[in-house]
RNA sequence: GACGGGUAGACGGUCGCGGAGGUAGACGCCUCCGAGGAAAGUCCGGGCCCCGCAGGGCAAGGUGGUGGCUAACGGCCACCGUCCGCAAGGAUAGGGAAAGUGCCACAGAGAAGAGACCGCCUUCCGGCAUGGCCGGGAGGCAAGGGUGAAACGGCGGUGUAAGAGACCACCGCGGGCGAUGGUGACAUCCCCGGCACGGCAAACCCCACCUGGAGAAAGGCCUGAUAGGGAGGCAGGGGCUGCCCGUCCCGCUACGAACCUCCGGGCAGGCCGUUCGAGGCGCAGGCAACUGCCGCCUUAGACAAAUGACCGCCCACGACAGAACCCGGCUUAUCGCCCGUC
Repeated sequence: GACGGGUAGACGGUCGCGGAGGUAGACGCCUCCGAGGAAAGUCCGGGCCCCGCAGGGCAAGGUGGUGGCUAACGGCCACCGUCCGCAAGGAUAGGGAAAGUGCCACAGAGAAGAGACCGCCUUCCGGCAUGGCCGGGAGGCAAGGGUGAAACGGCGGUGUAAGAGACCACCGCGGGCGAUGGUGACAUCCCCGGCACGGCAAACCCCACCUGGAGAAAGGCCUGAUAGGGAGGCAGGGGCUGCCCGUCCCGCUACGAACCUCCGGGCAGGCCGUUCGAGGCGCAGGCAACUGCCGCCUUAGACAAAUGACCGCCCACGACAGAACCCGGCUUAUCGCCCGUC
C1' cells in the first nucleotide's frame, strides 16, 4: 500500500420509565428482560393478508456475459471478456450498430461510402543574384504536419516522381457445421479474405426473459350506545301473568304495521395479527454464495408509543444514530481502536 472481518466506552451505586412472572385480587413489594450495525433511505425482493383473475395478445415498466445459489431479487458466489494499476488488487448497464431512424457539440479542409488547410512529387510559363530559389498554371498524391473524444486499420519493409494493402511479414479485423480444451461465457491453434464494416442503443428501436393491484392505517374477531337502511317470514303481534281466562295497545288484505330471523354501513372501545424467525452456535458437504443435521442456545414488543437522568471511578475520552408486522439484500451516515490475509 491492497483486501476482508470485529468492536461501538467499561465497572459500581441511586432514582425513574415499558414489559413478563410471583405474591388469591387491587395497591405496594420482589425477581428477570428492555434498540442497531446500520433500527435510517423506503430503493429492490419475499412471507403474511385483502381485492382482482378462463386462456391468449397489445400497451407500459423492468432485467441483459456464462455457470451456480436462493423463498425470491435489480442480490450474492465462482468464472469469462474488456479497461485501470509496477503489484497485491480494482472497475464493469457486458445482447444487437451487417433491420431501420437519429445524433456526433467546439475545433477542423473533412464527422461516414468523407476530405485537401499546411504539405510531397512531376511538368509548363515567367522572373532572378541560375547545380538553385521565388511566383503563377496543369496534373499526380495523402507519407508528414495541423484540428478533434473520434479522421475511413497499425507498425516495419518492398515499391514509386512522390505515394498508396499497390505488394509482403507481424499485429488487428472479418469469415470457417475447422481442430483441441471447457457444462458454458470463452481460450489456444489452423485455414481463408487485403480490409469491405467509425462511435453512441443509461437515443428511438430490435431480440430474449420477467412483471395483476394494494399494504399492518393490511386484515380478522368481540363488545357497547345510538338512530335508521335492506332482504325474508308472518294476519296477527305485544303488555299485564309461571299458565289460562280476561282486559288494554298496535295492525288487519297491505306501498304489508308490530313482532321474529338474517344482512350490511357509520361511531366508540377491546383482543388478535405481533414477534421463535427462510434465527444463531456446533458438526458435515461445497473453491464460494449456500445447503443438510442427531445436537446446543434462544427474552424489546409499545400504540402516541418505555429503553432515561445523576453520582463515583477507570481508559484509548466515546461517532453515526433510535425499533413500530416480519425477513433477505442494496444504498447512505459513522469518533476511534483491534485482528487477519496479501
Bacterial RNase P class A from a soil metagenome, 342 nucleotides, folded computationally.
The model forms 94% of the base pairs in the Rfam consensus.
RNAcentral holds the sequence, with entries from MGnify.
Its Rfam family is "Bacterial RNase P class A". By type it is a ribozyme.